Annotation: A computed fold for a 369-nucleotide RNA from a Rhodocyclaceae bacterium, annotated as Bacterial RNase P class A.

RNA sequence: GAAGUCGGCUGGACAGUCGCUGCACGGCUUGACCGUGUGGAGGAAAGUCCGGGCUCCGCAGAGCAGGAUGCCGGCUAACGGCCGGACGUCGCGAGGCGAUGGACAGGGCAACAGAAAGACACCGCCGAAGCACCCGCGAGGGCGCUGGCAAGGGUGAAAUGGUGCGGUAAGAGCGCACCGCGGACGUGGCAACACGGACGGCACGGCAACCCCCAUCCGGAGCAAGGCCAAAUAGGGACGCCAUGGUGUGGCUCGCACCGCGUCCGGGUAGGCUGCUCGAGCCGGUCAGCAAUGGCCGGCCCAGAUGAAUGACUGUCAGCGGCGGGUGACCGCCGCCCACAGAACCCGGCUUACAGGCCGACUUCACAC
Numbered sequence: 001g002a003a004g005u006c007g008g009c010u011g012g013a014c015a016g017u018c019g020c021u022g023c024a025c026g027g028c029u030u031g032a033c034c035g036u037g038u039g040g041a042g043g044a045a046a047g048u049c050c051g052g053g054c055u056c057c058g059c060a061g062a063g064c065a066g067g068a069u070g071c072c073g074g075c076u077a078a079c080g081g082c083c084g085g086a087c088g089u090c091g092c093g094a095g096g097c098g099a100u101g102g103a104c105a106g107g108g109c110a111a112c113a114g115a116a117a118g119a120c121a122c123c124g125c126c127g128a129a130g131c132a133c134c135c136g137c138g139a140g141g142g143c144g145c146u147g148g149c150a151a152g153g154g155u156g157a158a159a160u161g162g163u164g165c166g167g168u169a170a171g172a173g174c175g176c177a178c179c180g181c182g183g184a185c186g187u188g189g190c191a192a193c194a195c196g197g198a199c200g201g202c203a204c205g206g207c208a209a210c211c212c213c214c215a216u217c218c219g220g221a222g223c224a225a226g227g228c229c230a231a232a233u234a235g236g237g238a239c240g241c242c243a244u245g246g247u248g249u250g251g252c253u254c255g256c257a258c259c260g261c262g263u264c265c266g267g268g269u270a271g272g273c274u275g276c277u278c279g280a281g282c283c284g285g286u287c288a289g290c291a292a293u294g295g296c297c298g299g300c301c302c303a304g305a306u307g308a309a310u311g312a313c314u315g316u317c318a319g320c321g322g323c324g325g326g327u328g329a330c331c332g333c334c335g336c337c338c339a340c341a342g343a344a345c346c347c348g349g350c351u352u353a354c355a356g357g358c359c360g361a362c363u364u365c366a367c368a369c
Base pairs, nucleotide, nucleotide: 001365002364003363004362005361006360007359008358009357010356012317013316014315015314016313017312018311020040021039022038023037024036025035026034027033028031042340046351047350049349050348051347052346053345054222055221056220057219066218067217068216069215070214071085072084073083074082075081086100087098088097089096090095101213102212106211107210108207109206122153123152124149125148126147129146130145131144133142134141135140161179162178163177164176165175166174180202181200182199185196186195187194188193226274227273228272229271236265237264238263239262240261241260245259246258247257248256249255281300282299283298284297285296286295287294288293319336320335321334322333323332324331325330
């Protein structure tokens, strides 16, 4: 210098004018009021995918069903998250990716092709053994059947360990060497696992992102949770009242029923308040740890709207782009002045979106010293 890998940060600044909103204080003309001060979106506030706090519901113990997770260890309030490690795989490498438990518990599946997809023989190889025939005096040779074989060919994603030597009628873990595999053993490691020498000739092929088995976890609904205050109107309950009121029953009186008036009570709608923002909080330092993370010390208070505020305009600077000038640092002019987006009970994650800019660590290659 070129090409990459991984991780982190940022997401315009200042001033003026006009507004919006929470809180505090003050004012009066006491109200959807005015004034002053002060606070006022994000790295994802998003998707609502996972986990927790909080609230209510028979306090949620057991079983069944259902769901989720799935190498090992650690972190955490918890997780399907994060950190570290193992194994596999891709990359020269830095590194990336991986639903990575169980296939002798059982069931199921494998399109097409192929003889055969679980225990198979199409082409092929053999003719040692048994039987028959032919040739030969004979030794023997030929041919066929019963058969033997799975080396070679062919099919397939996959064909009953691989390579080599021996062996054989031909072959074959049939024997041996190396590699692979298996269950024990030893060593190292908390473990996943790795390494080692011997043993077993290999039996037990694949799919569990098919059912299933095993292990672990999960009660449900959600801030429209939940709590409190509470009109108007209508209705309910209790007590009382009445010119001993009106209507009905009745011939009349009493009585009874309904209506009326007053007081009180409770439910509850509109509406209001609360929950509501101090929290697994943020910043700095330090200690333990490889790290995730945790402990300790100091400092800080950082939106709480609800037909839902957090904005608009102007200027200057910064930034970006274009043009021109200059060897160059740079200067001048013009334009843009910006991406994704936006709180709604609160946190921890994951995922997705994102104009432009910055930083760190590492790898490979080339060149120079």

Source information
Model confidence (mean pLDDT): 77 of 100. Rfam family: Bacterial RNase P class A. Rfam classes the family as a ribozyme. Of the family's consensus pairs, 94% are formed in the model.